[in-house]
RNA sequence: UCCUUAUCAAGAGAGGCUGAAGAUGGAUAACCAAAAUUAUCUAUCGGGGGACUGGUCCCUGAAAAGCCCGGCAACCUACUUAAUAAGCAAGGUGCCACUUCCUGCGAUUUUUAAUCGAAAGAUGAGGA
Repeated sequence: UCCUUAUCAAGAGAGGCUGAAGAUGGAUAACCAAAAUUAUCUAUCGGGGGACUGGUCCCUGAAAAGCCCGGCAACCUACUUAAUAAGCAAGGUGCCACUUCCUGCGAUUUUUAAUCGAAAGAUGAGGA
């Protein structure tokens, strides 16, 4: 990389380390007026993320990626039992915004849309 197969509407942290891209404007507060500063919120532009497309959403000096800790789940292994199952959670993975965030192709109908299925993708297990 490819093939087979199962699952994909549930669940889980405002934790630590490291760390790159922010800019401009507005509002409120600290502060009585103006300016400056700081904090919070917000708008526009730029940037990052959710595989890809389009959309939407989130983040933008700490969000991403990486590492650690914590947690969820229970596919594989181990172990237990009243054993085609159930339990456990030690080991191997995986996962921890949004249905796999929605969507892309097709079908049906209650046709500004909804439902179902496929494709693609993700993860496990087995194989080439």
SAM riboswitch aptamer (S box leader), 128 nucleotides, folded computationally. It was read from a public genome assembly, where an Rfam model found it.